[in-house]
């Protein structure tokens, strides 16, 4: 885009078309083919006339007679029922389409010629009788004809022996002047008929060529088969039929068989070429319940005819009969699905008829259906307060939306009433003229007159009336694809054409608002074409994506070198015929337009015939040598076959020597060996393979070929020119060769070695390793016929830059060599153009062209099943489908990963030191428990974490009691009152009740500001949920050296380059190189602290010199020192030596400090949906007398247990007692608190000093002295008892500390694991935050004492750079294979079983044609006709066999999906 469509929702009108695609299933009922009285005998019915009779008054009525008339049932006869109408079952050719042909026929029609004479006997109807239920008969009798039969005549007809012979007919109607008459008519004439013949027209029959679906898993078919002769038969040619003769005919250019199918003009799609299709309309064919058959006829083997058989239905008196909607309507059934049991012959056409007329479900109309196409309408203009309502909202507004309302108009269509074309022209009748005729009959021709004929139809069209009045839906809105928001839902419900959406913020589901598209329709489904160059003729491919046969030879076929001539098959041009009409296209015209219709043209690309041309192809003839082949010559080679002969090695055997092991492995063991192995020496046997040479080498068609020699033999290359003269290329089938393994028969068997056995390894180990070992490997003969049979690259020919090797042959040059240049053929490397998706190929093409063959068409199923062929088997070859998926695949890119590679770094390992893991306790977590044990954190990167401090509070949890505009904020309105302070009672308290004091500020005296209170409404409030909606902040990789950009360049592109490489560094730090050049974030530096010095400044700090002193820098004083705190200096590989191109490195000097001086702050792009909604902020959701708020008590502190982090220890490098010495941070007024006194002590009393370099705090380890003496202790301090102190409203749950008493485990800690490289580890104490107090052994700071070790980078962990492989990209914690179990699906096999179709043989043999027909019948005609009966053929049927195909099938095989 299309449709004969269907379904869903919706539906105003008209025009024009179309309407059982399925069951060629079955059919009730009605109609669809009759007509002619001008062919005939006639008269059942109707009408009229005439006659008779009766009733009665003419007249009327009744009965009856009469074919007399109009007419006409049934019958005889003629014409038509072969057309028209329906359907598509069959048919792959007896068909159709196109074009030809000759051996035919053709009723009615036209034209022409000739005739139409004279006779005969019957049969229906009818009558009588009779059978039957009916259908339908039977017998006898009568009768007519345009029915039937002779006779005559007969040309053009037919036959012929060429002499001849044979063969027709029918009348009817109208009119009539003479003549005749039996008064019927004869006769004449006109018309219609009839007979014979010829020609035409039309229709039909037959033949030929070409075209006309799929299957080769259908390869051979055929006996009337193919041809001939003769005869028969037909309208006609012909094996059409028969007899005889011959053995042909068809087939790979697809016969035969199977499946499917009416064919065409056309229709539909497409740019075309093509593809699909064959409704309506038109041409042809076939069929008419199924099968067979003929009759009649001009025509049929006949839709509404006949006979027979069969199935089915109906009637029946059971004896018999009837029927055929694939005609129009209609019914049932089937189906997703397809209409009225309508009107009319008015028109067009058909049949009959002289005609009137009759018939016509052909046809014309109407009805039903949005089934399709076309047209029209459902209003138009104005209208902003941008109404209300809806929806959204950032709450401002936006949108629906000029939309509505309102105002002003119009009236198509529908409705009502009226007017009113065209489709109608005739036939027939009358008149006039002409003509035929004797004619005023009649016929024909021309003119003319009057009347009549409409189913549709309430027609079309027009006019009038009223009123916006009666008339809009459907689908979609994630992308493709035009159109977006809210709510609901929460991987549910659902959507979906593909991708895909939905797991709590869904533009994708459902609803709504809005929007988009089409519109009386809109969507969905189905089919066809297109897009699809996705079967490629136009117009594709085959190295790696699917695809080159394993290789050759070669029949057919296809293709084929140069020149000349001929020819004209192909080819080209022209002409003629044909190519039906309709349709398509163009022009014009008719319906108001359009659809639709009419007229004309063009076109129909085709076929046939004729003419012409001769370039190319073909054919014929002649010639040529460039392709191909032959000859001669000297060379190369693992080319092939057969035979012969070697040496090395392995193994076995014999003998000698000799002794305890050998062998094997990562390590072992099985195994061999004291019965003498292994080793060694000699000899013997046997089989297989041929080291070095050896190579990118050589040969061969491929497989493949390797010691040497001999024989036989194939091929290729080169050189020389002589010969042949296109002999060529490719190659479906076919034939041959064809590794390894395998099979058969017979040999052989050393080594190796499937299977097998044992030993190891392992969780297992039907493996890898080891010890053995049989087929096999070898030979001969035969089969098999496959490989990643690979260059994953078919063969042949030509053309198209090079360079460097190598093998074989030849040539040139000279300096004569291991030289150089060149040529032909082979074999490699690299590379341009070109090609390629890229990788890559590139004169050995995957480039550019030609020829031929093979092969491919998404993945899986499957190279499988079935069938065929081959094979001894194994199996090979040919080769599907159902079903299932939305991918499978190629090449390249960036990452990530690797039990890949290279390089480098880090307390990563190693070297060390000290711990943890064992004990007790502290603390955190899990688990358990509980009314609650609030919540979060979870490998590293949670667990002395949030928490720098849970007795109440905190507090979020639980129990109980209370409050509801609320403890808190803002606003409005309202009530009362200044605010505020104090007190009593009840209660656990919150709270409730009661009472007292107080009366402010400003004022224009109205009131106002502020505060408190009451009520009401907006709202407050939430540590409720979502860290996977977010901001901010933080952890980690990681203080690792990386992460990027601009421009340029390369690449089709993703991307690359830069950033890689060579060095160097702590560093992408720097240098060099480089299609890159630059730049940014990171590194480093800049900042702070410590270390040295200088300057400045000296109080509360300091004190060298001077003076004083209570001897304390205490005082005067000083500004030197320490120190304080501000500013500077200093370090830069700067200097020297050396290495290096450089960057830089190593060593040294000087220096307080040396190569980043030490430490801190500082954390790139990003990763982990890392952590936090409970710091804070915040979207959405949720609660609102509660999930909010207040209060009391409890809980967060529980305790079988498990883990993390710590403290204290286990002791003598120690404990205890006494004495003595030295810090630095930091803190202090609701505070630190000195001297003094009291207490054993915690502490108390008291209060000097200090808002601090001024006052407040004992540093400890350490040193000295004494004691303890290796023990569960004078170690260790848990636990428990008693008595106290302090803080605080309050120490029960649940604080710290003190004293006395008690004195547990523990004697250095398994596997495993952590930290640390110098003022570090270890060890010692001090201070602070939080804080009333404290569960602090925590955390953060401070100083004191103060080590050991690092060979080094193999390994573990983490990281960086380059490279490589990848089927990974959620990125190896990846991906993914097979069995088993379960469910479902399709399918193969299957004992069989049930059908269908076809075929062969035989039997039976209806109807019927043909043949015979002696018996029978027969009026005419008698060489007659008919018939019983017989024969041939033959439908259906029967029996037996075979083949093909379909369904079902216990069980079973594999496959697919989950």
């Nucleotide at each position: 885009a299309u449709u004969g469509a269907a379904c869903g929702c919706u539906g105003g009108c008209g025009g024009u078309a179309u309407g059982c695609u399925u069951a060629a299933c079955a059919c009730a009922u009605g109609c669809a083919a009759g007509u002619c009285g001008a062919a005939c005998g006639g008269u059942a019915a109707c009408a009229g006339g005439a006659g008779a009779u009766a009733g009665u008054u003419u007249a009327c009525u009744a009965u009856u007679u009469u074919g007399c008339u109009g007419a006409c049932g049934a019958g005889u006869g003629g014409c038509g029922g072969a057309c028209g109408g329906g359907u598509g079952a069959g048919u792959a050719a007896u068909g159709c389409a196109u074009g030809g042909g000759a051996a035919u026929u053709u009723a009615c029609c036209u034209a022409u010629u000739a005739g139409u004479g004279g006779g005969g006997g019957a049969c229906a109807a009818c009558g009588u009788g009779u059978g039957g239920a009916a259908a339908c008969g039977c017998a006898c009798g009568c009768u007519a004809a345009u029915a039937c039969c002779g006779c005559a005549u007969a040309c053009g007809c037919u036959c012929u022996a060429c002499g001849g012979a044979g063969g027709a007919a029918a009348g009817c109607a109208g009119g009539g002047g003479a003549u005749c008459u039996u008064c019927g008519g004869a006769c004449c004439u006109u018309g219609c008929g009839c007979u014979a013949a010829u020609a035409g027209a039309u229709g039909a029959g037959c033949c030929c060529a070409u075209g006309u679906c799929g299957g080769a898993u259908u390869a051979g078919c055929u006996a009337g088969u193919u041809g001939g002769u003769a005869a028969g038969g037909u309208a006609a040619a012909g094996g059409c039929u028969u007899a005889c003769c011959a053995a042909g005919g068809c087939g790979a250019c697809g016969a035969u068989c199977c499946g499917u199918a009416g064919c065409u003009g056309g229709u539909u799609u497409g740019a075309g070429a093509g593809g699909a299709u064959g409704a309506u309309c038109a041409g042809c064919c076939a069929c008419a319940c199924u099968g067979g058959g003929a009759c009649u006829g001009a025509g049929a083997c006949a839709c509404g005819g006949c006979c027979c058989a069969g199935a089915c239905u109906c009637c029946u008196a059971c004896g018999g009969g009837a029927g055929g909607c694939a005609g129009c309507a209609g019914u049932g059934g089937g189906g997703a699905a397809u209409a009225u049991u309508g009107g009319a012959c008015a028109a067009u056409g058909g049949g009959g008829g002289c005609a009137a007329c009759c018939c016509u479900g052909a046809u014309c109309c109407a009805g039903c259906a949005a089934u399709a196409c076309c047209g029209c309408g459902u209003g138009u203009g104005u209208g902003a307060a941008g109404a209300a309502g809806g929806c959204c909202u950032u709450c401002g507004g936006g949108u629906u939306g000029u939309a509505a309302a309102g105002c002003a108009c119009u009236u198509u269509c529908a409705g009502u009433g009226g007017u009113g074309a065209g489709g109608a022209a005739a036939c027939g009748g009358g008149a006039u003229a002409g003509u035929a005729u004797a004619a005023u009959a009649u016929g024909c021709u021309a003119u003319u007159c009057a009347a009549u004929u409409g189913a549709c139809g309430u027609u079309a069209a027009c006019c009038a009336c009223a009123g916006a009045a009666g008339a809009a839906g459907c689908a979609c809105c994630g992308g493709c694809u035009a159109a977006c928001u809210c709510c609901g839902u929460g991987c549910c419900a659902g959507c979906a054409g593909c991708c895909g959406c939905g797991g709590u913020a869904a533009u994708a589901c459902g609803g709504a608002g809005g929007g988009u598209g089409c519109a009386a329709g809109c969507g969905u489904u189905a089919c066809u074409c297109g897009g699809a160059a996705u079967c490629a003729c136009u117009g594709g491919g085959c190295g790696u994506a699917a695809a080159g046969c394993g290789c050759g030879c070669g029949c057919a076929g296809g293709c084929g070198g140069c020149c000349u001539g001929a020819u004209a098959a192909g080819u080209u041009g022209g002409a003629u015929g044909u190519g039906a009409a309709a349709g398509c296209c163009u022009a014009c015209g008719g319906c108001u337009c359009a659809a639709c219709c009419g007229u004309a043209g063009a076109a129909c690309u085709g076929c046939a015939u004729c003419c012409a041309a001769a370039a190319c192809u073909g054919u014929c003839a002649g010639g040529c040598u460039a392709g191909a082949g032959u000859g001669u010559g000297g060379g190369a080679g693992a080319g092939g076959a057969a035979g012969a002969u070697g040496g090395a090695a392995u193994u076995a055997g014999u003998u000698g020597u000799g002794u305890a092991g050998g062998g094997g492995u990562a390590a072992a063991a099985u195994c061999c060996g004291u019965a003498g192995a292994g080793a060694u020496a000699a000899c013997u046997a046997g089989g297989a393979a041929u080291a070095c040479c050896a190579a990118a080498a050589g040969c061969g068609a491929a497989g493949g070929c390797a010691a040497u020699c001999u024989u036989c033999u194939g091929g290729a290359a080169c050189a020389c020119u002589a010969c042949u003269g296109a002999c060529g290329c490719u190659g479906a089938g076919g034939c041959g060769c064809g590794a390894a393994g395998g099979c058969g028969u017979g040999g052989g068997g050393a080594g190796c070695a499937a299977a097998c056995a044992g030993g190891a390894u392992u969780a297992g180990a039907u493996a890898c390793c080891c010890u053995g070992g049989u087929a096999g490997u070898c030979c001969a003969c035969g089969c098999a016929g496959u490989a990643a049979a690979c260059g994953a690259u078919g063969a042949a020919u030509g053309u198209u830059a090079g360079u460097c090797g190598u093998c074989g042959g030849g040539g040139g040059c000279c300096u004569a060599g291991u030289g150089u240049c060149u040529u032909c053929g082979g074999u490699g490397a690299u590379g341009c153009a070109g090609c390629u998706a890229a990788c890559g190929c590139a004169u050995u093409a995957a480039a550019c062209a030609u020829u031929c063959c093979g092969c491919c068409u998404g993945g899986g199923g499957a190279g499988u099943a079935c069938g065929g062929u081959c094979g001894c088997a194994a199996g090979a070859u040919u080769a599907a489908a159902a079903c299932u998926c939305a991918a499978a695949g190629g090449a390249a890119u960036a990452g990530a990963c690797g039990g890949g590679g290279a390089c480098c770094c880090g307390c990563a390992c190693a070297a060390g030191u000290g711990g943890u893991g064992g004990a007790g306790c502290a603390u955190g977590u899990g688990g358990u428990u509980u009314a609650a044990u609030u919540c979060g954190a979870a490998g590293a990167u949670a667990c002395g974490c949030g928490a720098a401090g849970a007795a109440c509070c905190u507090u979020a949890c639980c129990u109980a009691g209370c409050c509801u505009u609320g403890a808190c904020a803002u606003a409005u309105a309202u009530u009362a009152g200044a605010a505020c302070u104090c007190c009593g009672c009840a209660g656990a308290g919150a709270u409730g009740c009661a009472g007292a004091g107080g009366u402010g500020c400003c004022u224009u005296c109205g009131g106002g500001a502020g505060c408190u209170u009451u009520u009401a409404u907006a709202c407050a409030g939430g540590u409720g949920c979502u860290g996977c909606a977010c901001g901010g902040c933080u952890g980690u990789c990681g203080u690792c050296a990386g992460c990027u950009c601009g421009u340029g360049u390369c690449g089709u592109g993703a991307g690359a380059u830069g950033u890689u490489g060579g060095g160097u560094u702590a560093a992408g730090u720097c240098c060099c190189g480089c299609a890159a050049c630059g730049a940014g974030c990171g590194c480093a530096a800049c900042c702070c602290u410590c270390g040295u010095c200088a300057c400045u400044a000296g109080u509360u700090a300091c004190u060298a010199a001077c003076g004083g002193u209570u001897c304390g820098g205490c005082c005067g004083a000083g500004g030197a020192c320490u120190c304080u705190a501000g500013u500077g200096a200093g370090a830069c590989u700067g200097c020297c030596u050396u290495c290096g191109u450089a960057a830089g490195g190593a060593g040294g000097a000087g220096g307080a400090a040396g190569g980043u001086g030490a430490g801190g702050a500082c954390g790139a792009c990003g990763u982990c949906a890392a952590g936090u909604c409970a710091u804070c902020a915040u979207g959405g959701c949720c609660c609102u007398u509660a999930c909010g708020g207040c209060u009391a008590g409890g809980g967060c502190a529980a305790c079988a247990c498990a883990c993390g982090u710590g403290c204290u220890a286990c002791a003598a490098u120690g404990g205890u007692u006494g004495g003595g010495a030295c810090a630095g941070u930091g803190a202090g007024a609701c505070g630190c608190g000195a001297u003094a006194c009291c207490g054993c002590g915690a502490g108390g009393u008291g209060g000097a000093g200090c808002a601090a370099a001024u006052c407040u705090a004992u540093a400890a380890a350490c040193c000295c002295a004494a004691u303890c003496u290796c023990a569960g202790u004078u170690c260790g301090g848990a636990u428990u008892g008693u008595a106290g102190u302090c803080u605080g409203c309050a120490a029960c749950u649940c604080g710290a500390c003190u004293a006395c008493a008690u004195g547990a485990a523990g004697c250095u800690g398994g596997a495993a694991u952590c930290a640390c490289u110098a003022g570090u580890a270890a060890u010692c104490g001090u201070a602070g935050a939080u804080c009333a107090g404290c569960u602090a052994u925590g955390c953060u700071a401070c100083g004191g004492u103060g080590a050991a070790u690092a060979c080094g980078u193999u390994c573990c962990c983490g990281g960086g750079u380059c490279u490589u492989g990848u089927a990974c990209u959620c990125a190896c914690c990846g991906c993914c294979c097979g069995u088993c179990a379960c469910a479902c699906c399709a399918u193969g096999g299957g004992a069989g079983u049930u059908g269908a179709u076809u075929u062969c043989a035989c039997c039976c043999g209806a109807a019927g044609c043909g043949g015979g027909g002696a018996a029978g019948c027969u009026a005419a005609a008698c060489u007659g006709g008919c018939u019983a009966c017989c024969c041939u053929c033959c439908a259906c049927g029967g029996u037996g066999g075979a083949a093909u195909u379909a369904g079902c099938g216990a069980c079973u095989g594999g496959g697919g999906u989950g």

Annotation: This is a predicted structure of a 1458-nucleotide RNA (small-subunit ribosomal RNA) from an uncultured bacterium. RNAcentral holds the sequence, with entries from ENA and SILVA. Rfam family: Bacterial small subunit ribosomal RNA. Its family is annotated with structural constituent of ribosome and ribosome in the Gene Ontology. Its mean pLDDT, the model's own confidence on a scale to 100, is 85.